[in-house]
Model confidence (mean pLDDT): 82 of 100. Small-subunit ribosomal RNA, 5' domain from a metagenome, 551 nucleotides, folded computationally. Rfam family: Bacterial small subunit ribosomal RNA.
Context: one part of a larger RNA
RNA sequence: GAACGAACGCUGGCAGCGUGGAUGAGGCAUGCAAGUCGAACGGGAUCCUGUCCUGCCGCAAGGCAGGAUGGGUGAGAGUGGCGUAAGGGCGAGGAACGCGUGAGUAACCUACCCCCGAGCUGGGGAUAACCCGCCGAAAGGUGGGCUAAUACCGAAUAUGAUGGUGUUGCGCAUGUGACAUUGAUCGAAGGCGGGGAUCCUUCGGGACCUGUCGUUUGGGGAGGGGCUCGCGUCCUAUCAGCUAGUUGGUGAGGUAACGGCCCACCAAGGCUAUGACGGGUAGCUGGUCUGAGAGGAUGGUCAACCGCACUGGGACUGAGACACUGCCCAGACUCCUACGGGAGGCUGCAGUCGAGGAUCUUUUGCAAUGGGCGAAAGCCUGACAAAGCGACGCUGCGUGGAGGAUGAAGGCCUUCGGGUUGUAAACUCCUGUCAUUCGGGAACAAUAGCGGGCGGGUGAAUAGCCUGUCCGAAUGAGAGUACCGGAAGAGGAAGCCAAGGCUAACUCUGUGCCAGCAGCCGCGGUAAUACAGAGGUGGCGAGCGUUGUUC
Numbered sequence: 001g002a003a004c005g006a007a008c009g010c011u012g013g014c015a016g017c018g019u020g021g022a023u024g025a026g027g028c029a030u031g032c033a034a035g036u037c038g039a040a041c042g043g044g045a046u047c048c049u050g051u052c053c054u055g056c057c058g059c060a061a062g063g064c065a066g067g068a069u070g071g072g073u074g075a076g077a078g079u080g081g082c083g084u085a086a087g088g089g090c091g092a093g094g095a096a097c098g099c100g101u102g103a104g105u106a107a108c109c110u111a112c113c114c115c116c117g118a119g120c121u122g123g124g125g126a127u128a129a130c131c132c133g134c135c136g137a138a139a140g141g142u143g144g145g146c147u148a149a150u151a152c153c154g155a156a157u158a159u160g161a162u163g164g165u166g167u168u169g170c171g172c173a174u175g176u177g178a179c180a181u182u183g184a185u186c187g188a189a190g191g192c193g194g195g196g197a198u199c200c201u202u203c204g205g206g207a208c209c210u211g212u213c214g215u216u217u218g219g220g221g222a223g224g225g226g227c228u229c230g231c232g233u234c235c236u237a238u239c240a241g242c243u244a245g246u247u248g249g250u251g252a253g254g255u256a257a258c259g260g261c262c263c264a265c266c267a268a269g270g271c272u273a274u275g276a277c278g279g280g281u282a283g284c285u286g287g288u289c290u291g292a293g294a295g296g297a298u299g300g301u302c303a304a305c306c307g308c309a310c311u312g313g314g315a316c317u318g319a320g321a322c323a324c325u326g327c328c329c330a331g332a333c334u335c336c337u338a339c340g341g342g343a344g345g346c347u348g349c350a351g352u353c354g355a356g357g358a359u360c361u362u363u364u365g366c367a368a369u370g371g372g373c374g375a376a377a378g379c380c381u382g383a384c385a386a387a388g389c390g391a392c393g394c395u396g397c398g399u400g401g402a403g404g405a406u407g408a409a410g411g412c413c414u415u416c417g418g419g420u421u422g423u424a425a426a427c428u429c430c431u432g433u434c435a436u437u438c439g440g441g442a443a444c445a446a447u448a449g450c451g452g453g454c455g456g457g458u459g460a461a462u463a464g465c466c467u468g469u470c471c472g473a474a475u476g477a478g479a480g481u482a483c484c485g486g487a488a489g490a491g492g493a494a495g496c497c498a499a500g501g502c503u504a505a506c507u508c509u510g511u512g513c514c515a516g517c518a519g520c521c522g523c524g525g526u527a528a529u530a531c532a533g534a535g536g537u538g539g540c541g542a543g544c545g546u547u548g549u550u551c
Base pairs, nucleotide, nucleotide: 001551002550003549004548006547007546008545009544010543013397014396015395016394017393018392019390020389026353027352028351030350031349032348035082036081037080040079041078047072048071049070050069051068052067053066054065055064056063057062089308090307091306098233099232100231101230102229103228104227105226108225109224110223113221114220115219116218117217118216119215121155123153124152130145131144132143133142134141135140160186161185162184163182164181165180166179167178168177169176170175190213191212192211193210194209195208198207199206200205234280235279236278241271242270243269246268247267248266249265250264251263253261283305285303286302287298288297289296290295310331311330312329313328314327333344334343335342336341361387363386364385365384369383370381371380372379373378400430401429402428403427410421411420412419413418434492436487437486438485439484440483444478450472451471452470453469454468455467456466457465458464495540496539497538498537500521501520502519506535507534508533509532510531516523517522
């Protein structure tokens, strides 16, 4: 000199863009952060309404109540599917194929998505919800009965896949590709629309044709992941030897897959001064800071990877987890309890206590972007978009401009002549940024879907469905914001540090080795440009200085 997720002191007008728990991976009140699908399924509260009957009031019109039956609405639960493995947070652990980079997988997996092929026949038994009991303070549990499905279970069907056998191509070995054969193993589910002849009908509809979504079994792809290897990756020798599943083999098991991954047996190996083993420290990278570079330091925000989810362990489900807001066990802690027993996990967003030099709102919205579910409308989304707070940083703007010498007054200095503050002020003439106020007022919104027109495809079809294009209506949290225009009026807006040398800027007064200053050298003991105050000066400026840290 530059830099910072900074802090502290004094001061503080506005805007834009960023950024903000670096410490206790300490404990947490409260609210929200993952749901969705009725076009998979049974059921159905509530409300509205039609018809019939009965009763009461009434002369009647009609009103009220009850019952039966039908239609619409469709809450809250339940079965089932998909999602909850993403998104979001944090950096405790870990010196490791964890990360980075380059390869390999002939040793592998992949839900949803895309393309291509072949199918979807016919049955069965349950169970929740619901009803009736029982136990329990609660959390919850249990017995009996009824019922549905795209839930569950057999059977048929095998284009195929897997396995066996044979031929053959290829390969770095294990192997792998193709073809033939064997027939050993392995499948399925329906939902929602549209249609005119014919047939059936319990008159609701079904068969039949057709569209779409789903389903089964294969092949390929895309994207994602698992595993393996070369090289790189901090300090310490005041750590020199380490190792029995240890190193290798055979066989069996396990896995999607290779492998001591696990097990039995056999052999006695394996690593190490090119630092094994041990100890300490640490998330790694793209990057960031500095520097002419080489290098050094660093890894906050953003992005990728890894690891973690009260602590330790474990598996289940699933395409995927050994799973942040799933399950089980143990532990610590907190809470409820009828003392028998239960409940919980903010390293999600806000917020709170604590510790700390120190780090924000218990805000608005799903309008946009993205995600989950759904045919769609849509619902959910503390992701995200916004607003709020903090000079924490960067950038921009303003606090006025021009004229103005009797060089006013006051202050300070003085050799008492004057000098300086100083065109500075006053005064005159202007301007109107920002702030204030009044009015106008955006972009971000066009898709999906809806209504209409014209084409294309499917199809028996001028239904329906799919699709292209054009037109139209609707949808904004921020926000009456940005921006624009009007009004008034210099009005509301300057400080901080330094001044002996380094280092830019000097005098006076007070003090008297005192009080004090200080980054280094050093100042102060009666004329202190070095302490304290004042006047003037220098520097930077909504900041300025100090401290800490890095180069």